[in-house]
C1' cells in the first nucleotide's frame, strides 16, 4: 500500500406468526348495570431469522475438525415500538498478500 477475511463499534435496510380466550390487580370513564386501555397469571393456537440442539450435502486421503437460510421449537417471539439471522457503507484493531 492492496484487496480479501475476522472481532468490535456506528449508520441504513431487514421476514414470519393472536392486538385470541379466561381469571386477578391497580387505574380511568359512567348515576348505575357496565365499558376502556395497562399489568399479571393461566389455557389453546401459531411463527423461525437472537441463542441452543439435530441431520449432513460439501471441504478434508483417514482421524480430528469445519459445515445450511434444512429439521426441532428448549429458549425466544406472534399490533406498533424494542429485538432480529443476514446484507450494504464507514471506523479501530488483528490476520493474509505484495
Nucleotide at each position: 500500500a492492496u484487496c480479501g477475511c475476522u472481532c468490535u463499534c456506528g449508520c441504513g435496510g431487514g421476514a414470519g406468526a393472536g392486538u385470541u380466550c379466561g381469571g386477578g390487580g391497580a387505574c380511568g370513564g359512567g348515576c348505575g348495570a357496565c365499558c376502556g386501555g395497562c399489568u399479571u397469571c393461566g389455557a389453546c393456537g401459531c411463527c423461525g431469522a437472537a441463542g441452543g440442539c439435530g441431520c449432513a450435502a460439501c471441504c478434508g486421503c483417514c482421524c480430528c475438525g469445519g459445515a445450511a437460510a434444512c429439521g426441532c421449537u428448549c429458549a425466544g417471539g406472534c399490533a406498533a415500538a424494542c429485538g432480529g439471522a443476514c446484507c450494504g457503507c464507514g471506523a479501530c484493531a488483528g490476520c493474509a498478500u505484495a